[in-house]
RNA sequence: UUAGAGUUUGAUCCUGGCUCAGGAUGAACGCUAGCGACAGGCUUAACACAUGCAAGUCGAGGGGCAUCAUGAGGUAGCGAUACCUUGAUGGCGACCGGCGCACGGGUGAGUAACGCGUAUGUAACCUGCCCGACACAGGGGAAUAGCCCAUGGAAACGUGGAUUAAUGCCCCAUAUGGCCAUGAGUGCGCAUGUACUUUUGGUGAAAUUUACGGAGGUGUCGGAUGGGCAUGCGUCCUAUUAGGUAGUUGGAGAGGUAACGGCUCCCCAAGCCGAUGAUAGGUAGGGGUUCUGAGAGGAAGGUCCCCCACAUUGGAACUGAGACACGGUCCAAACUCCUACGGGAGGCAGCAGUGAGGAAUAUUGGUCAAUGGACGGAAGUCUGAACCAGCCAAGUCGCGUGAGGGAAGACUGCCCUAUGGGUUGUAAACCUCUUUUAUAAGGGAAGAAUAAGUGCUACGUGUAGUACGAUGCCAGUACCUUAUGAAUAAGCAUCGGCUAACUCCGUGCCAGCAGCCGCGGUAAUACGGAGGAUGCGAGCGUUAUCCGGAUUUAUUGGGUUUAAAGGGUGCGUAGGCGGUAUGUUAAGUUAGUGGUAAAACGGUUGGGCUCAACUCAAUCUAGCCAUUAAAACUGGCAAACUCGAGUUCAGACGGGGUAGGCGGAAUAAGUUAAGUAGCGGUGAAAUGCAUAGAUAUAACUUAGAACACCGAUCGCGAAGGCAGCUUACCAGACUGCGGCUGACGCUGAAGCACGAGAGCGUGGGUAUCGAACAGGAUUAGAUACCCUGGUAGUCCACGCCGUAAACGAUGCUCACUGGUUCUGUGCGAUAUACAGUACGGGAUCGAGCGAAAGUAUUAAGUGAGCCACCUGGGGAGUACGUCGGCAACGAUGAAACUCAAAGGAAUUGACGGGGGCCCGCACAAGCGGAGGAACAUGUGGUUUAAUUCGAAGCAACGCGAAAAACCUUACCAGGGCUUGACAUCUAACAAAUCUUUCGGAAACGAGAGAGUGCUCUUCGGAGAAUGUUAAGACAGGUGGUGCACGGUUGUCGUCAGCUCGUGUCGUGAGAUGUUGGGUUAAGUCCCGCAACGAGCGCAACCCUCGUCGUUAGUUGGUACUGUCGGUAUACUUACAGUAACCUCUCUAGCGAGACUGCCGGUGAUAAACCGGAGGAAGGUGGGGACGACGUCAAAUCAUCAUGCCCCUUAUGCUCUGGGCUACACACGUGUUACAAUGGGUAGGACAGCGAGCAGCGAACCUGCGAGGGCAAGCAAAUCUCUAAAACCUAUCCUCAGUUCGGAUUGCACUCUGCAACUCGAGUGCAUGAAGUCGGAAUCGCUAGUAAACGCAGAUCAGCACGCUGCGUUGAAUACGUUCCCGGGUCUUGCACACACCGCCCGUCAAG
Repeated sequence: UUAGAGUUUGAUCCUGGCUCAGGAUGAACGCUAGCGACAGGCUUAACACAUGCAAGUCGAGGGGCAUCAUGAGGUAGCGAUACCUUGAUGGCGACCGGCGCACGGGUGAGUAACGCGUAUGUAACCUGCCCGACACAGGGGAAUAGCCCAUGGAAACGUGGAUUAAUGCCCCAUAUGGCCAUGAGUGCGCAUGUACUUUUGGUGAAAUUUACGGAGGUGUCGGAUGGGCAUGCGUCCUAUUAGGUAGUUGGAGAGGUAACGGCUCCCCAAGCCGAUGAUAGGUAGGGGUUCUGAGAGGAAGGUCCCCCACAUUGGAACUGAGACACGGUCCAAACUCCUACGGGAGGCAGCAGUGAGGAAUAUUGGUCAAUGGACGGAAGUCUGAACCAGCCAAGUCGCGUGAGGGAAGACUGCCCUAUGGGUUGUAAACCUCUUUUAUAAGGGAAGAAUAAGUGCUACGUGUAGUACGAUGCCAGUACCUUAUGAAUAAGCAUCGGCUAACUCCGUGCCAGCAGCCGCGGUAAUACGGAGGAUGCGAGCGUUAUCCGGAUUUAUUGGGUUUAAAGGGUGCGUAGGCGGUAUGUUAAGUUAGUGGUAAAACGGUUGGGCUCAACUCAAUCUAGCCAUUAAAACUGGCAAACUCGAGUUCAGACGGGGUAGGCGGAAUAAGUUAAGUAGCGGUGAAAUGCAUAGAUAUAACUUAGAACACCGAUCGCGAAGGCAGCUUACCAGACUGCGGCUGACGCUGAAGCACGAGAGCGUGGGUAUCGAACAGGAUUAGAUACCCUGGUAGUCCACGCCGUAAACGAUGCUCACUGGUUCUGUGCGAUAUACAGUACGGGAUCGAGCGAAAGUAUUAAGUGAGCCACCUGGGGAGUACGUCGGCAACGAUGAAACUCAAAGGAAUUGACGGGGGCCCGCACAAGCGGAGGAACAUGUGGUUUAAUUCGAAGCAACGCGAAAAACCUUACCAGGGCUUGACAUCUAACAAAUCUUUCGGAAACGAGAGAGUGCUCUUCGGAGAAUGUUAAGACAGGUGGUGCACGGUUGUCGUCAGCUCGUGUCGUGAGAUGUUGGGUUAAGUCCCGCAACGAGCGCAACCCUCGUCGUUAGUUGGUACUGUCGGUAUACUUACAGUAACCUCUCUAGCGAGACUGCCGGUGAUAAACCGGAGGAAGGUGGGGACGACGUCAAAUCAUCAUGCCCCUUAUGCUCUGGGCUACACACGUGUUACAAUGGGUAGGACAGCGAGCAGCGAACCUGCGAGGGCAAGCAAAUCUCUAAAACCUAUCCUCAGUUCGGAUUGCACUCUGCAACUCGAGUGCAUGAAGUCGGAAUCGCUAGUAAACGCAGAUCAGCACGCUGCGUUGAAUACGUUCCCGGGUCUUGCACACACCGCCCGUCAAG
């Protein structure tokens, strides 16, 4: 001393990018702001600068004296005083001279460099002022500034003349030592060399001043300090910069320099640098350090310190110890300013300040008090260095905005499930306390050490020590004390997840938010506001940038079969790596010691500011250099070894390569023969060929290309690749037994070579096939797939090209690691067996590995070595550049911009014009319809004041509606009501109620009359019910949202499925079970099985029909008797009666019965299936009810219920009238037909389900009829509706718009009802439309079914072609599962998951 999260998916694991949470900043912006301390403040235009200041000082160097002061003198004046003279004194402008101005301060333009850092060297050098030592200072001279005179110019600035000084300049002398030359000697050193001693010769110095204490001068040596130069190592990006270099590299010589050196020059040589990246281009001052990080690293270089570079731009030197000089000079350039136009002046990247630029960065402040610097002997002067103050929340640190108590948990606000509760919240009020801060008053620092000078001491005349001793900008500041009083002081951001913190309102894909994912389309915790909460707090957020997280460039610490990524293959250079054992060395390595590593910073330990930040002190360090030691490992050297590698001998192997020769089959063409009408081709055709004789057949000839069978899961080769036979040449791995060499090896950037097919060049060749092209088809089109032809090409030789899914998508080499099995070639063995061994080629299962799929001695395992390559998707293997190529093109290979993914493997579904199995009136086989007509009805559309609303593929459309004339009714017009038509509560009055007049369309309004009840009673009254009136709480809404909901319903589908627990498998999503073999209507059952069990479904249980038994016997059944009628005299209808019967029919309770139970066969001996017997019924006996998990945001807010929103003299309520019934048209569902299997007329027969008192209504009478009159019976097995119809018998019609069909219309009626005009149904007579069986396409039905026929019921005053039931008559067909539709199951593919009505590509158009 190492933290993760969000985001690819329906879900999963992985790869991989993007994003976030942290820290930091010379920051900026927004909102806000009480104080202090410390530190910081043009990152942009090295852009331009007004103004002021930033470097002077010395009279103790000099001549002097403009100015000031003093003294003296003079003039004027009463005086004060003024003026003049005088260098006499203090002092001093300008001038000569000395020192300084090369420091300090600023900036980062340039610079990729010995510039910087670090470590060395300098025997190749310099150094003013300072320190130490030695020696010296004798004499002389000529000028010049100033001043004065004259003069030019606008100015800046000069020019001429005269005179003059110095510590200015020059000359001579002196020289221990210095320098130069020369001879000799001693020592030292890595080399050139160098130090010292010594001989001779040559050469070069000086300044004075004084206050007498000194200060200064000259030469030499040494020291110190500061520099110069050289060298090792380190120091950014680009190879789409690969070659660079001519003083270039070196040499001898000369010049130059403080000094070395091509630094410069003459000559000579031809070198020097470079893939360990030269040269070129881009960018950049470097370091100490700073930020971040666990570290390794990454990024940065502001403030402070060191170095460098620069001073408007470029160049140059002068002076000087030091400069090629920020506030010096000269030249050139640009710019600015002045000008008398002739000419001049300037350089803020010093401190302030201005303009400009910019998101952005301060005062034209104070002081030299301290620290430091220059000069001076000193006083002192100068100092925008420095110290202070001012401005700025721009940073860090510290303090405060109060503390304690206080529940009626106050009021307000906000929220809710709302008599009430929650929250704001101990928060406030209120009580007690404190006074940092603030305000006021008072006191009041440290920072100061000493200088000159004076005194004393020591040494002995100018030094040291000591005592005294002027001096404070900041600043009346810090700090302290007192007084007053909670008094003067809180915001910002956020609240969907990441990420701490939630509700209401507004808005309605708008306005807006957003770091990523993403929010917003009427119930937004995501926008805006509010309340509340969370975080931080004098700050808080945002933006920008850096590091982190990111192991996402991976040294620590990644990968490359399929996610991005192994070079197409080999040979091989450099490089990297390298077997066994010995000796030596000490380069790497390890250890000790020394030097360095500036200070600051950082770590640790202490100290000082009240604390802290801040600051002070002590201490610690990587690296580099030197030195000493060790010798295991790596390296070097020496000499060995044999196991790696190679070689020799022998053997066997192969479709290894190159060149030549040969062969047969097939194809095509040609010739001949023979032969006749087609051939060929396709899904079907056509183009094509053919009577000028094709195709098919036979023989012969020619040509080119390819090599059947063998042949393989095979062999060989580095890869590409290689196949008839044979010859020659070349190469190779392998095996075996010995020998030999002695690490000779592995890999391999560059480089070289090989490299399918296509393509290119030249020349051949051309049988087949066959891009392009032509024609024929197909098609909406068909520049395709199919067909007929056919050029390049395909073949050969030579030469290019250099790419492929060049794949095992898996680089090469070596070692090690467990089985089974097949195979090629050798060896061993007597051996066609068998096992062993070596090298190859395959399969399969482990451990391990892997995201998984998988791989697994032919590794994707475990290790070693080397090479190549990858770093999100798209843009793009594109552009530009370069190289190669004849070209085609290849190699190398970006960026802008854009997205939040792209991707791998596996999982579950859905899907497939994938596969297997299976089912369904799904098709097929049949029967009947609908689509054409008329009408009915619903819908759309249109219309309308309104034509109320809903339903919309199947699964809306004779649906909600099992009844729209009023009502219904929701719509429209008009008339009215406003606590309301309806509910509850309060008060007052009146019982209730009934009759009636007027107005009015009615609602309603205005009256009149009758009438007084019930319960209790203390007789006053009170109460219940009902009505009226009044006020408000409230009522009311078929107003919206079925995408807020409950409930109900449709559909897939009565399809056979849907799940769970435990266990097991898988990292996981998930799997298993539920799959498999059979079987079933069925996940029905059986068997098997890492599953074992269970649930919801299926089936069964329920109802009904079919058989039988039993119980019961009225209103049912039967029998008997009587009466009337009919006739064919024996029957029979109707009615009445009796009850002898309940056998039968029937009714309705209870039971029985059917279970693959029995037999045979098939089958795994199972389940089951097939056949049979018996039986009323046989394999679910027919029908019904019953609908799993779920799907469709399916339908319904107009059945009902209900959240939210909306209306409240109206979107509520009521009344009259109208509308829902409209009508060019389109669709659905039906009815009736088109006729003779029919229609009319006459006669005759047989049901069942049901309904009935505001009802069904017999019989009788009446009307042509609908109906009417009267009226029995019946609350029903009794009476009534009730007549069934198709059917049968007879007869007419005879194929026609009819004796079919009945629409439409006229007249006359009936019924219901307040009321049939809009708008009912029915009757009679008359009228007599379309329609002659229906295009494309389409619907129902598998047996008591279809079809045909009628009957009943609900609704209902009336109204049925609809609906729901009921019975009567009663078929045809099913070979079968290829196809259409739907469904189930297993499997496969998948880039789909809103799930194929998916996803997605290209073009065009618009923006």

Notes
The RNA shown here (small-subunit ribosomal RNA) has 1407 nucleotides and comes from an uncultured bacterium. The RNAcentral record of the sequence draws on ENA.